[in-house]
The RNA shown here (transfer RNA) has 72 nucleotides and comes from a Patescibacteria group bacterium.
Its mean pLDDT, the model's own confidence on a scale to 100, is 81.
It matches the Rfam family "tRNA". Rfam classes the family as a transfer RNA.
The source organism's lineage runs through Bacteria and Bacteria candidate phyla.
RNA sequence: GGCCCCAUCGUCUAGUGGUUAGGACGCCAGGUUUUCAUCCUGGCAACCAGGGUUCGAUUCCCUGUGGGGUCA
Numbered sequence: 001g002g003c004c005c006c007a008u009c010g011u012c013u014a015g016u017g018g019u020u021a022g023g024a025c026g027c028c029a030g031g032u033u034u035u036c037a038u039c040c041u042g043g044c045a046a047c048c049a050g051g052g053u054u055c056g057a058u059u060c061c062c063u064g065u066g067g068g069g070u071c072a
Stems, first nucleotide, its partner, number of pairs: 001071007010025004018055001027043005048064005
């Protein structure tokens, strides 16, 4: 340098045009417990950036950034 793949809560991840953007772990609060842990209930928290298509974009297209793979 060419080609391909990926980017979503703190972490791992689901979501193939109309979702309240869901789950697990974690964190916070409350309950239970003599205390801690466990267990139960509730809560906080996310779509990499810019542009385009569309009535509507996390989703499709382009560019960029970052990461990974492969060829040389």